[in-house]
Context: one part of a larger RNA
Molecule: small-subunit ribosomal RNA, 5' domain
Organism: uncultured bacterium
RNA sequence: GGACGAAUGCUGGCGGCGUGCCUAACACAUGCGAGUCGAACGGACUUUAUUGAGCGGCGGGCUUCGGCCCAAAGCUGAAUAAAGUUAGUGGCGAACGGGUGAGUAACACGUGAGCAACCUGCCUUUAAGUGGGGAAUAACAUUCCGAAAGGGAUGCUAAUACCGAAUGAUGUAUCAUGGACGCAUGGCCAAGAUACCAAAGAUUUAUCGCUUAGAGAUGGGCUCGCGGCCGAUUACGUAAUUGGUGAGGUAAUGGCUCACCAAGCCGACGAUCGGUAGCCGGACUGAGAGGGUGAACGGCCACAUUGGGACUGAGACACGGCCCAGACUCCUACGGGAGGCAGCAGUGGGGAAUAUUGCACAAUGGGCGAAAGCCUGAUGCAGCGACGCCGCGUGAGGGAAGACGGCCUUCGGGUUGUAAACCUCUGUCUUCGGUGACGAAAAUGACGGUAGCCGAGGAGGAAGCCACGGCUAACUACGUGCCAGCAGCCGCGGUAAUACGUAGGUGGCGAGCGUUGUCC
Numbered sequence: 001g002g003a004c005g006a007a008u009g010c011u012g013g014c015g016g017c018g019u020g021c022c023u024a025a026c027a028c029a030u031g032c033g034a035g036u037c038g039a040a041c042g043g044a045c046u047u048u049a050u051u052g053a054g055c056g057g058c059g060g061g062c063u064u065c066g067g068c069c070c071a072a073a074g075c076u077g078a079a080u081a082a083a084g085u086u087a088g089u090g091g092c093g094a095a096c097g098g099g100u101g102a103g104u105a106a107c108a109c110g111u112g113a114g115c116a117a118c119c120u121g122c123c124u125u126u127a128a129g130u131g132g133g134g135a136a137u138a139a140c141a142u143u144c145c146g147a148a149a150g151g152g153a154u155g156c157u158a159a160u161a162c163c164g165a166a167u168g169a170u171g172u173a174u175c176a177u178g179g180a181c182g183c184a185u186g187g188c189c190a191a192g193a194u195a196c197c198a199a200a201g202a203u204u205u206a207u208c209g210c211u212u213a214g215a216g217a218u219g220g221g222c223u224c225g226c227g228g229c230c231g232a233u234u235a236c237g238u239a240a241u242u243g244g245u246g247a248g249g250u251a252a253u254g255g256c257u258c259a260c261c262a263a264g265c266c267g268a269c270g271a272u273c274g275g276u277a278g279c280c281g282g283a284c285u286g287a288g289a290g291g292g293u294g295a296a297c298g299g300c301c302a303c304a305u306u307g308g309g310a311c312u313g314a315g316a317c318a319c320g321g322c323c324c325a326g327a328c329u330c331c332u333a334c335g336g337g338a339g340g341c342a343g344c345a346g347u348g349g350g351g352a353a354u355a356u357u358g359c360a361c362a363a364u365g366g367g368c369g370a371a372a373g374c375c376u377g378a379u380g381c382a383g384c385g386a387c388g389c390c391g392c393g394u395g396a397g398g399g400a401a402g403a404c405g406g407c408c409u410u411c412g413g414g415u416u417g418u419a420a421a422c423c424u425c426u427g428u429c430u431u432c433g434g435u436g437a438c439g440a441a442a443a444u445g446a447c448g449g450u451a452g453c454c455g456a457g458g459a460g461g462a463a464g465c466c467a468c469g470g471c472u473a474a475c476u477a478c479g480u481g482c483c484a485g486c487a488g489c490c491g492c493g494g495u496a497a498u499a500c501g502u503a504g505g506u507g508g509c510g511a512g513c514g515u516u517g518u519c520c
Base pairs, nucleotide, nucleotide: 001520002519003518004517006516007515008514009513010512013392014391015390016389017388018387019385020384021350026348027347028346030345031344032343035092036091037090040089041088043086044085045084046083047082048081049080050079051078053076054075055074059070060069061068062067099303100302101301109227110226111225112224113223114222115221118220119219123216124215125214126213127212128211129210130209133163134162140155141154142153143152144151145150171196172195173194174193175192177190178189179188181186201208202207229275230274231273237265238264241263242262243261244260245259246258247257248256278300279299280298281297282293284291285290305326306325307324308323309322328339329338330337331336356382358381359380360379364378365376366375367374368373395425396424397423398422405416406415407414408413429461430457431456432455433454434453435452439447464509465508466507467506468505469490470489471488475504476503477502478501479500485492486491
C1' cells in the first nucleotide's frame, strides 16, 4: 500500500447494487415453512330441480246438513338427477427445495480413468398386451376402556387397495448348438428345448392411465492412478488383521459377514498415534514464483437434541417419518403421555459484534392435478445497519489594494480572504402538485402510486474527521513546567515545547475520517 462477513470513536444528505451470529452444532415461547388429486373409491353433508308419500288445510264444489269430493301455501322424511365441499381408503410427492460445518486427514474432495461387477420413479422412443374371478378392510354404525394421547370388540361396504388361477416372450434361470470377439474372470449375437412370472381402470369419448420387454436420457452406486495440513519429545502397528476355498448377503465387486485353511499385511518414500481441519471452483495479495484463505455465489460431502436401528420406497437408513436408549423441557386425574428452529421470522443466553415474529405467489422454479387450480418463509420484493463497492449533492459566476470579527505583530502591518456581505443566475438532490411504467404471451403486478416524466417553489434542508518534530504533505501564539500528558519507530515534556493541552492558521481525505484486529 491492498484486502475484510469486521469491530470501535467522532460525524452523517440521497440513490443503485451487494451483504449482515465469524462466538454457544447453546436452549427455545408463538406463527408459518409439503402438500395435492372427487377425472381411482365407498360414504357423509350442503344447494337446486323433478317424482311420488304422509301431515296440513287457504279456497271451491256437492249435500238427504250427518257429511263427501277436489285442493293452494307450508312442514316432514324418501328416491332420482345435477352442482359443490371433504374426514377416510387409494395414488404421486414428501429422498427435491431450504439450513449448518459438528464430525471427517477419508477414494471425503479435486482431477483422470474403469465397471466384461451395477441400479435408475417421473421423461423420450420402439414392440406387444390390457381377458376372467375371489376374499377382505378403513370410513360408517353400535359398544367398551382411558384424565388425555389414544386404543379395543362386534357388524356392514368400495376401489387404479389386496390375492389366486389364465395367456405368455424379445424377459429370467438351466441345458445344449453355431458365429465373430475380448484386458483375465469372460461377455455379445443368432436360432432351439424346459421351467417360471403381468395387468386397472377413469372420463365431458378428445384422451389419460395400467402391464411386460428393448433402447435412450437423467440421476446415482462401486473400484483405481495422481494431488493437497502439522508433530519422530508419536517407531513400530495390525487377529477379520493379510490372502485363499466355500457359503451367505447386496442392485453390484469385495472379510461386507460367516465356516475352514494358510501366516500374512503396512511402515523412515514416515505406518501407527496425537493435534488441527469440511474439500473444490474460486476470492485476497503479489511483477511473478509464492503466501494466506474457503464469508456471499456454484459443485461435492457430512450432519439434523446425543447414540443405535431398521421399515416404506425407484431412491432414505429419512431435518419438519417410525422404533429403542440417554440427557433436557412440558402436560397429567400419577396410571401415563408430548416435544426436537444447524427451515423463515422471532426470544433468552454467549459475545467486541451481525437485521423484520413484514408483503406476495405478479415473475422464475418445484410438488400434485386432464384442467381450473391448490400448496410453496424456495423465490421475487419490501424493512433495518455508511457493513462494503459505485454514483450524485451540500451551489455557480461576479464581487475590495481587501469590511466586521478572530489570530499574529517589529504596532508599520500581515493573515483568515473573493472568503463573507452584496449583485446576477441555476435547480442535480430536496419539497409540493400532476402523470405514471417495463417486468405480462389473452387475463393476472407483491414490489408500487415505486422508478421515470411534466410543472411549480426556493440557495433554501445537507460537512466532517484526522494530522501538522523526522520518517510524512502541513507553524505560530498562549497555558503547563520530567507535572499533566503524547508515542507506530526514533523519541518529546525539568520556564520561551513547531512533539503535551487550547486557539488561529495550514495539509490530507471527504459522507466519511481515524483507531484496533487479521492476511499478503